Context: one part of a larger RNA
RNA sequence: UGACGGAAGGGCACCACCAGGAGUGGAGCUUGCGGCUUAAUUUGACUCAACACGGGAAAACUCACCCGGUCCGGACACUGUGAGGAUUGACAGAUCGAUAGCUCUUUCUUGAUUCGGUGGGUGGUGGUGCAUGGCCGUUCGUAGUUGGUGGAGCGAUUUGUCUGGUUAAUUCCGAUAACGAACGAGACUCUAGCCUAUUAAAUAGUUCGCCGGCGGCGUUCGCCCGGCCGGCGCUGACUUCUUAGAGGGACGAGUGGCGUUUAGCCACGCGAGACUGAGCAAUAACAGGUCUGUGAUGCCCUUAGAUGUUCGGGGCCGCACGCGUGCUACACUGAAGGAAUCAGCGUGGAUGACCCCCUGGUCCGCGAGGAUCGGGAAACCCGUUGAAUCUCCUUCGUGCUAGGGAUCGGGGCUUGCAAUUCUUCCCCGUGAACGAGGAAUUCCCAGUAAGCGCGAGUCAUAAGCUCGCGUUGAUUACGUCCCUGCCCUUUGUACA
Numbered sequence: 001u002g003a004c005g006g007a008a009g010g011g012c013a014c015c016a017c018c019a020g021g022a023g024u025g026g027a028g029c030u031u032g033c034g035g036c037u038u039a040a041u042u043u044g045a046c047u048c049a050a051c052a053c054g055g056g057a058a059a060a061c062u063c064a065c066c067c068g069g070u071c072c073g074g075a076c077a078c079u080g081u082g083a084g085g086a087u088u089g090a091c092a093g094a095u096c097g098a099u100a101g102c103u104c105u106u107u108c109u110u111g112a113u114u115c116g117g118u119g120g121g122u123g124g125u126g127g128u129g130c131a132u133g134g135c136c137g138u139u140c141g142u143a144g145u146u147g148g149u150g151g152a153g154c155g156a157u158u159u160g161u162c163u164g165g166u167u168a169a170u171u172c173c174g175a176u177a178a179c180g181a182a183c184g185a186g187a188c189u190c191u192a193g194c195c196u197a198u199u200a201a202a203u204a205g206u207u208c209g210c211c212g213g214c215g216g217c218g219u220u221c222g223c224c225c226g227g228c229c230g231g232c233g234c235u236g237a238c239u240u241c242u243u244a245g246a247g248g249g250a251c252g253a254g255u256g257g258c259g260u261u262u263a264g265c266c267a268c269g270c271g272a273g274a275c276u277g278a279g280c281a282a283u284a285a286c287a288g289g290u291c292u293g294u295g296a297u298g299c300c301c302u303u304a305g306a307u308g309u310u311c312g313g314g315g316c317c318g319c320a321c322g323c324g325u326g327c328u329a330c331a332c333u334g335a336a337g338g339a340a341u342c343a344g345c346g347u348g349g350a351u352g353a354c355c356c357c358c359u360g361g362u363c364c365g366c367g368a369g370g371a372u373c374g375g376g377a378a379a380c381c382c383g384u385u386g387a388a389u390c391u392c393c394u395u396c397g398u399g400c401u402a403g404g405g406a407u408c409g410g411g412g413c414u415u416g417c418a419a420u421u422c423u424u425c426c427c428c429g430u431g432a433a434c435g436a437g438g439a440a441u442u443c444c445c446a447g448u449a450a451g452c453g454c455g456a457g458u459c460a461u462a463a464g465c466u467c468g469c470g471u472u473g474a475u476u477a478c479g480u481c482c483c484u485g486c487c488c489u490u491u492g493u494a495c496a
Base pairs, nucleotide, nucleotide: 001496002495006491007490008489009488010487011486012485013484016480017479020444021443022442023441024440027328028327029326031324032323033322034321035319036318043054044053065314066313067312068311069310071308076119077118078117079116080115086113089108090107092105093104094103123302124301126300127299128298132296134290135289136288137286138285139284144183145182146181148179149178150159151158152157162174164173165172188279189278190277194248195247198245199244200243201242204239205238206237207236208233209232210231212229213228214227215225216224254268255267256266257265258264330437334396335395336394337393338392339391348381357376358375359374360373361372362371363370364369403434408429409428410427411426412425450472451471452470453469454468455467456466457465
C1' cells in the first nucleotide's frame, strides 16, 4: 500500500429486500446439457460470467463423428528411368452401392504435361485459447483512474482524490498544503413526443369542380343539408392530414416553501414534453470464451492404405433417468359458431453460378393445395397490410365436460435427387396426463408487467427460438439496509 479477513460508521442496487404482479418448480410436449447406449451417437462452453448459447431449427450438403470407395488439387529443386516411349485415358466382361478402367482379363489410345527416389512444400472444423493476435464476455446495471509542479516522509508512499451538505455520478457547493490539468461520468449520437413557422411532393394527400349513386329533413321539388361514397377529373388551388430535410423547442426558465438562504430538493402554474428508451463507454485485470469466423497465427501432429479432398450410406434425433430455457393447459373473466371492427416495425427473384421472390383476381377442391390471367427490383404491386386479444349475438352449463389436445391408425397435398428414424401441412378418427403445482427460486415500477397477434433472421421445405413491432393494458413501491451483494471511510495489524 491493500486482491483478503475481523469490527464500526455512511451510501447504493428489483441481477437485493419490502408492498405486490406474472410466474418457474408439479402435468403433456418442445428444446439445450449431463448420464446411459452406440460403428458413430463429432465437438466447444459448466456459479453469477455454461445449459432456445456457438447466431447450432443438421434428411443430402453443412460435417468436424462412424462404415466403405475414388482422386492428387504431392508447388519447386536435385537425381534416376525415358522418344526403340516417361506416362494418360478407355468399350466390354469380371468386380462393385455405383455407368469408380478402383482392380483384373483383353487390347487400343496418348505423347514428356507425367512416373520412381531424396529434399522441400501444400492442405487439415487435427492438437494446444495454459504459446498468441483480433473480437467478445465479465469484474462493472459501477464511479472510478492518472501525470505535472508544490508540500510531508530516509524511503516504499502520501497529499491533491476531503470533516460537512448535495447529486444518478470524484455531480456540484464549500472546506482546504495544495495549484492547475487529463481519462471516465456528463456533454455527444440514434430514437420517441410538439411545430397551421420554412422547404416541397401524379410514387402522399387535402380542398375544389363535375358526373353518378345512396341517405336525411322539409314535402315547396331547389342542388336544401357543417350529409355519405377507395366514383371520375395529367392540372384549379394548397400542404392541415402523410412523407422528411434544415431548424426551433426545456434551461428546472417562472412562482411559493425547505436549505449556510450555497449546491440543490419539494410543490404549483404555464406547457407537446419538467426523469422516453437505447448506443458509446476509463484505469487495472481474468491464465474467462473463441486456433470450429477468417488465405490471422507460433509450435506439435499428419500428409497418398491421408487427419487433404470427393462419392455412397449412417450418425449428430438413439432412451431405465437427472437439470435448465420455453410452449400448451387445467376452463364460464371460458370454449365453439356467426357478425362487426381497428395497427406498427419490416421484407420481396436471376442474367457472374440459370430459375427463382412477394403475391392479387377468377375457377376447381372439405382442406392442404391446384389451374389460369395479371401486378411489383417496390411510398407505385401484394396492401387501406380489413392481425389477434377486444366488442356484439347465439349455443353450451360445472360434468376430466363441447375444458385439454398428448399419443396413435388410415388417407391426401407440397418442398426436395431423396421424406423410412414419420420435413412441413391438411382431412377423418383416436382423446393420455393435467382440477392452479411441495421445498425452493426468477423477472419486474408505466404505456412498464402481463395478455394478444404481426414482421424479420434461420429458410428448397420452416418457429414452441431469437431480434424487432404494434394492440389491450393492471395491482403495488416511489422506500429501506433486514437478507444477498457492491462502493467509500475509520480502526486493528493476523496475511502477501
This is a predicted structure of a 496-nucleotide part of an RNA (small-subunit ribosomal RNA, 3' major domain) from Hyalogyrina sp. W1000. Its mean pLDDT, the model's own confidence on a scale to 100, is 80. NCBI's taxonomy places the organism under Eukaryota, Opisthokonta, lower Heterobranchia, Hyalogyrinidae, Hyalogyrina. The full RNA is in RNAcentral, with records from ENA.